[in-house]
RNA sequence: AGCGCAUGAUGCCAAACCAGGGGUAACCCUGGGACGGAAAGCCACGGGUCCUUAGCCAAAGGACAGCCGGGUUGCCUCA
Repeated sequence: AGCGCAUGAUGCCAAACCAGGGGUAACCCUGGGACGGAAAGCCACGGGUCCUUAGCCAAAGGACAGCCGGGUUGCCUCA
């Protein structure tokens, strides 16, 4: 220096739910809250789920990064 990431610490994020606000909706924002998280940071690229238009399919447009992959950036300890 690299691999590995057991263990501990300091900070970090914040599910359900509640209140207020935005959106036709999925869902989002703010505050409270804490189920969890080592990328629960970021990117809708592949798959998936959901919403809208629509009688259905198809298609189009959207939502989810805390569904799974992928890409990218990245903190501490160093058994």